[in-house]
RNA sequence: GGGGCCGGGUAGGCGGUCGCGAACGAUUUUUCGUUUGAGGAAAGUCCGGGCGCCGCAGGGCAGGGUGGUGGCUAACGGCCACCGUCCGCAAGGAUAGGGAAAGUGCCACAGAGAACAGACCGCUGGAUUCAUGGCCCAACACCUGACGGUGUUGGAGCUACCAGUAAGGGUGAAACGGUGGUGUAAGAGACCACCGCGGGCGAUGGUGACAUCCCCGGCACGGCAAACCCCACCCGAUGAAAGGCCUGACAGGGAGGAGGAGCGGCCCGUUCCUAUGAUCCCCGGGCUGGCCGUUGGAGGCGGCGGGCAACCGCCGUCCCAGACAAAUGACCGCCCACGACAGAACCCGGCUUAUCGCCCGGCCCCCGCU
RNA sequence: GGGGAUAUAGCUCAGUUGGGAGAGCGCGUGGAUCGCACCCACGAGGUCGGGGGUUCGAGUCCCCCUAUCUCCACCA
Numbered sequence: 001g002g003g004g005c006c007g008g009g010u011a012g013g014c015g016g017u018c019g020c021g022a023a024c025g026a027u028u029u030u031u032c033g034u035u036u037g038a039g040g041a042a043a044g045u046c047c048g049g050g051c052g053c054c055g056c057a058g059g060g061c062a063g064g065g066u067g068g069u070g071g072c073u074a075a076c077g078g079c080c081a082c083c084g085u086c087c088g089c090a091a092g093g094a095u096a097g098g099g100a101a102a103g104u105g106c107c108a109c110a111g112a113g114a115a116c117a118g119a120c121c122g123c124u125g126g127a128u129u130c131a132u133g134g135c136c137c138a139a140c141a142c143c144u145g146a147c148g149g150u151g152u153u154g155g156a157g158c159u160a161c162c163a164g165u166a167a168g169g170g171u172g173a174a175a176c177g178g179u180g181g182u183g184u185a186a187g188a189g190a191c192c193a194c195c196g197c198g199g200g201c202g203a204u205g206g207u208g209a210c211a212u213c214c215c216c217g218g219c220a221c222g223g224c225a226a227a228c229c230c231c232a233c234c235c236g237a238u239g240a241a242a243g244g245c246c247u248g249a250c251a252g253g254g255a256g257g258a259g260g261a262g263c264g265g266c267c268c269g270u271u272c273c274u275a276u277g278a279u280c281c282c283c284g285g286g287c288u289g290g291c292c293g294u295u296g297g298a299g300g301c302g303g304c305g306g307g308c309a310a311c312c313g314c315c316g317u318c319c320c321a322g323a324c325a326a327a328u329g330a331c332c333g334c335c336c337a338c339g340a341c342a343g344a345a346c347c348c349g350g351c352u353u354a355u356c357g358c359c360c361g362g363c364c365c366c367c368g369c370u
Numbered sequence: 371g372g373g374g375a376u377a378u379a380g381c382u383c384a385g386u387u388g389g390g391a392g393a394g395c396g397c398g399u400g401g402a403u404c405g406c407a408c409c410c411a412c413g414a415g416g417u418c419g420g421g422g423g424u425u426c427g428a429g430u431c432c433c434c435c436u437a438u439c440u441c442c443a444c445c446a
Base pairs, nucleotide, nucleotide: 001366002365003364004363005362006361007360008359009358010357012335013334014333015332016331017330018329020037021036022035023034024033025032026031039341043352044351046350047349048348049347050346051239052238054236058268059267060266061265063235064234065233066232067231068082069081070080071079072078083097084095085094086093087092098230099229103228104227105224106223107222120169121168122165123164124163125162126161133159134158135157136155137154138153139152140151141150142149143148177195178194179193180192181191182190196219197217198216199215200214202213203212204211205210243292244291245290246289253283254282259273260272261271262270285445286444299318300317301316302315303314304313305312306311336339371442372441373440374439375438376437377436380395381394382393383392389426397413398412399411400410401409419435420434421433422432423431
């Protein structure tokens, strides 16, 4: 100097005028003052939890989710660290990563054969004289500019059948270990060496996943579980339109007629309501109100300590939107790097997605110079 | 605020153990007819809403986005 990897931050700034929401105070009845007023994702609603309500009498069967190991956490499918595999020269990145020697299923097309595999070509051995054939080789003759073709003659060669062979060709995403040798009629883990693979109440290290070494086995065991399934662990349902209180209005008026509800997907079981008509909500009627829940919380910031880290503990300090047709905007001036995605609605922890630019930190590779 | 469903040809829709992308209508060309319609034959037309993953292989299985449609609130 060039190229690249990873992490973090910010989200125009300052001043002025007007406007809007909320709280507090004053004024006393409609004004004024002070303070404060969106986000890193407020989004998607994909997970987890708080909180509320229903249920809590259990049992069985379904259903859903997660899936290396250890930790963090209120919890998680999140995060951290590590292990294995794959990618990258590297910094680093990706990883739904239990089980295919429980069972079932699938592996199209192509190919001889696709899962206790398979002889199409080829290679090898044997048999046969069948084919007046075909292939191959040699000589001669003819045609052609040449390549080449045709015919004749000869041949101790090959070819129909049987068997061996998974080395080679070819097909495929995948062909029942790979390379080299020995061996053989030709071949083959048939045998040998190395690599790979599988097994071991083996040894050492580690909490563990696992790693290294040793021993055994010629290999018996293809892939797919984001196919059914098996194993281990977890999960009751609903969701602020939850729920509670206050205050009203109308008609429990009509129809229907036997089961209904708790129990949420089903069954058993159990409790309650129900011909004094339940439940259902078909017809008809009424309301379109107020308050709470509702924001002080697994909270923010700073310091110290523990831990590799996620995170945790202690101390100090701060209060930081709270609407319900729903506030957070407009204009002017100056400056700059010229401003993106987008807006709370019960609250948190994550994930994912969208996002103009700018800033900071760490690291890797290549080239040049000293 | 909270749930559910759908997206395949111009339109309406099929598509199951994951291997061929289809049907009807419409469109085009040709035939038939004196001519038009009906009819007959042939044909064109598809990023299967978008992106990523699993797999040899994805419309189909999994994840993330986008768009559209739809349901749910009080009293009795």
Description:
Two RNAs folded together computationally: RNase P RNA and transfer RNA, 446 nucleotides in total. It holds a member of the Rfam family "Bacterial RNase P class A". Rfam describes the family as follows. Ribonuclease P (RNase P) is a ubiquitous endoribonuclease, found in archaea, bacteria and eukarya as well as chloroplasts and mitochondria. Model confidence (mean pLDDT): 78 of 100.